The prediction has a mean pLDDT of 82. Predicted 3D model of a 613-nucleotide part of an RNA (large-subunit ribosomal RNA, domain I) from Candidatus Proelusimicrobium volucris. Rfam family: Bacterial large subunit ribosomal RNA. Rfam links the family to the GO terms ribosome and structural constituent of ribosome. The organism belongs to Candidatus Proelusimicrobium, within Bacteria.
[in-house]
Context: one part of a larger RNA
RNA sequence: GGUGUAUGGUGAAUGCCUUGGUGUCAGAAGCCGAAGAAAGACGUGAUAAGCUGCGAUAAGCCUCGGGUAGGAGCAAAUAUCCAUUGAUCCGGGGAUUUCUGAAUGGGGGAACCCUUAUAUAUGAAAGUAUAUAAACAGUAAGAGGAAGGUUUGGCCUUCGGGCCUUAAGGUACUCUUAUAUGAGGCAACCUAGGGAAGUGAAACAUCUCAGUACCUAGAGGAAAAGAAAUCAAAAGAGAUUCCCAAAGUAGUGGCGAGCGAAAUGGGAGAUAGUCCAAACCGUCCUCCGCACUGUGCCUGUUAAGGCGGGCAGAGUGCGUGGGGCGGGGUUGUAGGGCUCGUCCGGUUUAGAGCCGGGAAGUUACCAAGUAUCACAUUAGCUGAAUAAUCUGGAAAGUUUAACCAAAGCAGGUGACAGUCCUUUAAGCGAAAAUGUAGAUACCUUCCGACGAGUACCUGAGUACUACUGGGCACGUGCAAUCCGGUAGGAACCUGGGGAGACCACUCUCCAAGACUAAAUACUCUCUGGCAACCGAUAGUGAACCAGUACCGCGAGGGAAAGGCGAAAAGAACCCCUAACGGGGAGUGAAAUAGAACCUGAAACCGUACAUCU
Numbered sequence: 001g002g003u004g005u006a007u008g009g010u011g012a013a014u015g016c017c018u019u020g021g022u023g024u025c026a027g028a029a030g031c032c033g034a035a036g037a038a039a040g041a042c043g044u045g046a047u048a049a050g051c052u053g054c055g056a057u058a059a060g061c062c063u064c065g066g067g068u069a070g071g072a073g074c075a076a077a078u079a080u081c082c083a084u085u086g087a088u089c090c091g092g093g094g095a096u097u098u099c100u101g102a103a104u105g106g107g108g109g110a111a112c113c114c115u116u117a118u119a120u121a122u123g124a125a126a127g128u129a130u131a132u133a134a135a136c137a138g139u140a141a142g143a144g145g146a147a148g149g150u151u152u153g154g155c156c157u158u159c160g161g162g163c164c165u166u167a168a169g170g171u172a173c174u175c176u177u178a179u180a181u182g183a184g185g186c187a188a189c190c191u192a193g194g195g196a197a198g199u200g201a202a203a204c205a206u207c208u209c210a211g212u213a214c215c216u217a218g219a220g221g222a223a224a225a226g227a228a229a230u231c232a233a234a235a236g237a238g239a240u241u242c243c244c245a246a247a248g249u250a251g252u253g254g255c256g257a258g259c260g261a262a263a264u265g266g267g268a269g270a271u272a273g274u275c276c277a278a279a280c281c282g283u284c285c286u287c288c289g290c291a292c293u294g295u296g297c298c299u300g301u302u303a304a305g306g307c308g309g310g311c312a313g314a315g316u317g318c319g320u321g322g323g324g325c326g327g328g329g330u331u332g333u334a335g336g337g338c339u340c341g342u343c344c345g346g347u348u349u350a351g352a353g354c355c356g357g358g359a360a361g362u363u364a365c366c367a368a369g370u371a372u373c374a375c376a377u378u379a380g381c382u383g384a385a386u387a388a389u390c391u392g393g394a395a396a397g398u399u400u401a402a403c404c405a406a407a408g409c410a411g412g413u414g415a416c417a418g419u420c421c422u423u424u425a426a427g428c429g430a431a432a433a434u435g436u437a438g439a440u441a442c443c444u445u446c447c448g449a450c451g452a453g454u455a456c457c458u459g460a461g462u463a464c465u466a467c468u469g470g471g472c473a474c475g476u477g478c479a480a481u482c483c484g485g486u487a488g489g490a491a492c493c494u495g496g497g498g499a500g501a502c503c504a505c506u507c508u509c510c511a512a513g514a515c516u517a518a519a520u521a522c523u524c525u526c527u528g529g530c531a532a533c534c535g536a537u538a539g540u541g542a543a544c545c546a547g548u549a550c551c552g553c554g555a556g557g558g559a560a561a562g563g564c565g566a567a568a569a570g571a572a573c574c575c576c577u578a579a580c581g582g583g584g585a586g587u588g589a590a591a592u593a594g595a596a597c598c599u600g601a602a603a604c605c606g607u608a609c610a611u612c613u
Base pairs, nucleotide, nucleotide: 001612002611003610004609005608006607007606008605009604015598016563017562020534021533022531023530024529025528026527027526028525029523030522031185032184039100040099041098042055043054044053046078047077050074051073061094062093063092064091065090066089070082071081072080105114106113107112115134116133117132118131119130120129121128122127136182137181138179139178140177141176142175143174144173150167153164154163155162156161189220190218191217192216193215194214200207204254230237231236241268242267243266244265245264251259252258273515274514275513276459280327281326282325283324284323285322286321288319289318290317291316292315293314295312296311297310298309299308300307301306332493334458335457336456337454338453339452340451341450342449343448345355346354347353357447358446359445360444361443369442370441371440372439373438374436375435376434377433378432380428381427382426386401387400388399390397402419403418404408410422411421412420464488465487466486467485468484469483470482474500495510496509497508498507499506550557551556570597573584574583575582576581
């Protein structure tokens, strides 16, 4: 030095475990904020560094309910307290809530600095302290109010105009007061405005990726869409949205890569449809015109009365135009208006008048709601049934004999418990707050039909055309339909759009205004269930004080780290040692379970013995 056996150290794998994750289902909720949010800073405890809670009333204050014997969080210990006159704890409501932050009196390098006004306190005063107010935008009311333009008069003029002045009007703008109107935050879902590239095409440019990622704006619990100028095809359907099929079809495409419908049928949902503009009627305001009435001023004529003309402002009436409000009215087998006629539900000879009916409703359809009841949510409550024996440290295990079950889900208890505990099945429960697309009542709103005539209305810089873009599954193509830009530019019911160039016939619908629940999408969040999901190099980055430590100027990047024991019973006392550490003693079932703590593999390092060289 090798090998073997035994026994250790180191090391952390493995096994077992789970406080944490992952996925999914169902339900709830889907917003918070100038009444100051989200997120933070700093404080706050008897002792208090951190986390949690809270805010100078500071691990808390008040009140209303629940609940019951202990309690003063994680978290020991001591001290001091609280509590059956009901504490701690759980839930509803309220109070307080420093400073920063949209941050809003001004400033600022966030958590800091400084000011003004008023009031109060104090002080001899300077001052100090406390309270309130003081940002911007919008809206409403009030006050002021330019320049330019118009008007009056004057002056100058190179006749182009310039200067001064006056009046009305009240514009821009300014100021005051009032105002919970806004601002900012928020995971995904939604709509709109912008909008790539890596890639694929085996290169690459049209094309694709993709209207994706991303940026911006805005909204809601959903959003968007939506009641046919829609589809269809000779038959018809009847708003929108979502799913399945149609169908990887018809098409489109350097006809490459690829892209890729619709009709129609079946379902989800659904007793969902409505309102304006206009014609016309009524009323009010306003501009202009006309007529009449009376007044004032100037003036012509006349001897005067009188007659006539011009200007100003007032009143009344009529008309045109414009505007506000109310009624009316809303469609395509056209509808509506206006005029006329007929019939109106009852009563009545008839009329007038009186009485009566029906429908709907707070999500659109017009619009505020209120009360009561019911149900639900936010604490809780009741809740069956077992003993002994044996082994063991410990019984829930063994054996013997019982019981309950609308409860043998699950978790815990010193090993494996239906009958020990918490639960479970089944029932019960709210002072207060909130919700209900639940009911009822109050209440609120709405409501004729037919016929004839008339040609008054039915969304204009619109439709459409040309050029040029975009979007439609459709790349300019024979390219319709839809949406922009530029230039042109209708008809208007004897009208107009569409049916994939275009024309005819036929069919179908009525644009240029608006609202609208449900079926659909999502989950930062709350509750409950489940899993041939993970089990500490896994599962979230994070089972543990993790978006932490640490890295980076910054945007940003981003860890490692779980396990004594049933119970600390966490080793009194003695000995060696400076200490660490160890040896006894003691605890414990076990200490090779001793805190560097379950199990404790391998690499690596020892010790003893045997054997070989």